[in-house]
RNA sequence: AUUGAUAAUGGCAAACCUGCCGAAAGGCAGGGGCGCAAAGCCAAGGGUCUAAAGUUUGCAAAAACUAUGACAGCCUAGCUUCCAAAA
Numbered sequence: 001a002u003u004g005a006u007a008a009u010g011g012c013a014a015a016c017c018u019g020c021c022g023a024a025a026g027g028c029a030g031g032g033g034c035g036c037a038a039a040g041c042c043a044a045g046g047g048u049c050u051a052a053a054g055u056u057u058g059c060a061a062a063a064a065c066u067a068u069g070a071c072a073g074c075c076u077a078g079c080u081u082c083c084a085a086a087a
Base pairs, nucleotide, nucleotide: 003084004083011036012035016031017030018029019028020027021026034073040079041078044076045075046074047071048070049069054065055064056063057062
């Protein structure tokens, strides 16, 4: 370096509940603990979610489209990184 335990020290925290923020997706905090060896960072590529505003259609109600919004616990790329049995 690769890899990786029924190891050690620790870490993170899904669903769900509560409060707050947000149009929403979602985020933050507390509880919780499904899981995680990068479940640390990063929205560059792919993917997914949302559609306030905008555009189009429509008499209207409404519908469709669009990321500039979001997701790193979907994949890839990049950056950083604790421990050490066996191979």